[in-house]
Formats: sequence, C1' cells, structure tokens
RNA sequence: AGGGGAGUGGCUCAACGGUAGAGCAGCGGUCUCCAAAACCGCUGGUUGCGCGUUCAAAUCGUGUCUCCCCUG
Repeated sequence: AGGGGAGUGGCUCAACGGUAGAGCAGCGGUCUCCAAAACCGCUGGUUGCGCGUUCAAAUCGUGUCUCCCCUG
C1' cells in the first nucleotide's frame, strides 16, 4: 500500500429497511433469624464519527477513526 472482518446499555452479544432487545452486572422488592440462591420489577443506548439514498437507516451507499486477520 491492497483485500477481508469487527465496532450496538458497564460487559458478552442479538435485531427482514418499519417500537433498539436478551443474558450477566447495577438498583428496588418478595422470601430468610441474617445472608446466599431463587423469583418479581426498575434504571441505563447521540447503534464509533460525518455525509448521502429513502416516507422511514443499527441495517443500503460513501468518506473517515480504532482493533483483528490476510497478501506484498
């Protein structure tokens, strides 16, 4: 330099172009003599960043940043 993959709650990951979700973690509650476990509920997101296409973009196009792999 060229090619490919990844980037989404604190963490690990989902999500046909049409309400952004799950598990864990956190907080509150039930239970218990107290805790743990279990169960119930709640909080938390500018979807790496910009521009474009579209009635509508996490998703499509394009530029760019970071990380990983391959080629030279």
Predicted 3D model of a 72-nucleotide RNA (transfer RNA) from a Clostridia bacterium.
Rfam family: tRNA. About the family: Transfer RNA (tRNA) molecules are approximately 80 nucleotides in length. By type it is a transfer RNA.
The organism belongs to Clostridia, within Bacteria.
Its mean pLDDT, the model's own confidence on a scale to 100, is 83.